Transfer RNA from Rhizobium sp. Leaf384, 74 nucleotides, folded computationally. It matches the Rfam family "tRNA". Rfam's curators write: Transfer RNA (tRNA) molecules are approximately 80 nucleotides in length. By type it is a transfer RNA. The source organism's lineage runs through Bacteria, Alphaproteobacteria, Hyphomicrobiales, Rhizobiaceae and Rhizobium.
RNA sequence: UGCGCGGUAGAGAAGCCCGGUAUCUCGCCAGCCUCAUAAGCUGGAGAUCGUCAGUUCGAAUCUGACCUGCGCAA
Numbered sequence: 001u002g003c004g005c006g007g008u009a010g011a012g013a014a015g016c017c018c019g020g021u022a023u024c025u026c027g028c029c030a031g032c033c034u035c036a037u038a039a040g041c042u043g044g045a046g047a048u049c050g051u052c053a054g055u056u057c058g059a060a061u062c063u064g065a066c067c068u069g070c071g072c073a074a
Stems, first nucleotide, its partner, number of pairs: 001073007010026004020057001028044005050066005
């Protein structure tokens, strides 16, 4: 320098191709249950989807540039 794959709640992932309510597990908070804890059940908080633009009525999703991690090639 070129190419490929990644960046989405505190952690780990899905959703992207084919645009239309932000999904799951663990964790956190509260309640129920228990003598109590754990387990179990119920509810809740928490991500403006790496950044900035473009297209569109509408973008995590499509397009461009950039930042960053890993791999391959030179």